[in-house]
């Protein structure tokens, strides 16, 4: 210095050809119980890593950075 991948909820990760942001896991309350667990239900909890561009419309596409992993010198 050059390349491939990767960045979405507190973790792990889905998100199909651009067209209402999800899921499991945990957290919270509520039921059940003597009391926890376990279950059942019910809620929160995202500026979609920063910025720009394209578009009627952007997690998706383009550009540019940034963190993270491997790969080549």
């Nucleotide at each position: 210095a050059g390349g491939u991948g990767u960045u979405u909820a507190a973790c792990u990760c889905a998100g199909c050809u651009g067209g209402u942001a999800g899921a499991g896991u945990g957290a919270u309350g509520u039921g059940c119980u003597u009391a926890c667990a376990c279950c059942a239900c019910a809620u929160a909890a995202g500026u979609c890593g920063a910025a720009a561009g394209u578009u009627c419309a952007a997690g998706a596409c383009u550009u540019u950075c940034a963190g993270c992993a491997c790969c080549u010198a």

The RNA shown here (transfer RNA) has 73 nucleotides and comes from Plenaster craigi. The RNAcentral record of the sequence draws on ENA. Rfam family: tRNA. Rfam links the family to the GO term triplet codon-amino acid adaptor activity. The family's RNA type in Rfam is transfer RNA.